[in-house]
This record gives sequence, C1' cells and structure tokens, in this order.
RNA sequence: CAAUUGAAACAGGGGUGCUCCGCUGAUGCGGGGCUGAGAUGAUACCCUCGAACCCGAUCCGGAUAAUACCGGCGUGGGAAGUUUUCUUUAGCCGAGC
Repeated sequence: CAAUUGAAACAGGGGUGCUCCGCUGAUGCGGGGCUGAGAUGAUACCCUCGAACCCGAUCCGGAUAAUACCGGCGUGGGAAGUUUUCUUUAGCCGAGC
C1' cells in the first nucleotide's frame, strides 16, 4: 500500500402479508390468531457489493384455517456508501540487520 473482520458517524435502500371477530350504507376503523428481525409506516426493524429487497410469479413442489408459511427457481437478472478506527494477513513494495 492492498485486502479482510468488528464498531462508529453521516447519508441512503427496502418490506408491511394471510386469516377471524366487531362497528360502518360504503370508504374505512378497532381487536385477536399465524410466520418472521420487522406485518398499526414504527422513526422501529433489516440491509448498503450483497440472499435487505425486487423481477420471473396469477410459477413449481410440500404443508396450513389461510398466506411468497417452507423449499425450489438461485453459481438466474437487478439492487442502495463514503469516511474514521480496531483486528487479521502464506499478499505487494521499501528500509535495516
């Protein structure tokens, strides 16, 4: 010098489903259950070079009361960052012995 791990600061990206009950002429509102980090847009949660998230997808298989619930698809395509600091190195360059 480069790479890497963690952290911090500021900035940015993303998702908010299924189902039951009640109220309402309807829009909508309130409460409960399921999965999950997050399901009442909290100023919370997750993510920022990568499985956060999106496309494919009114997809396919398996479960479930039901759901992108689980898995496949997926070594697919896309997707938002800088700085400082800590750790580490079969790395590169230089100096000394």